[in-house]
């Protein structure tokens, strides 16, 4: 400092159900597992959704920043 499988100790947990919050999107909690190498943190820049048009939600769209585990190679 460089790559990353069909690998991997550990991790995260998409639809769908259950409870709960909210006008909504949608968030949390537990179930459950499509996927993920950062599915970590962050709305910065685009998107995309939602509003009661004030603002919100979206990091599992997609790029930026800051952080990091494993594994390989110099």
């Nucleotide at each position: 400092c460089g790559g990353g499988a069909c690998a991997a100790a550990g991790c995260c947990a998409a639809a769908c159900c259950u409870g709960c919050c909210g006008c909504a999107a949608g968030a949390c909690a537990g179930g459950g597992a499509c996927g993920g190498a950062a599915a970590g943190c962050u709305a910065c820049g685009g998107g995309u959704c939602u509003c009661u048009a004030c603002a919100g939600a979206u990091a599992g769209c997609c790029g930026g920043g800051c952080u990091g585990c494993c594994u390989u190679g110099a």
Source information:
The RNA shown here (c-di-GMP-I-GGC riboswitch aptamer) has 74 nucleotides. It was read from a public genome assembly, where an Rfam model found it.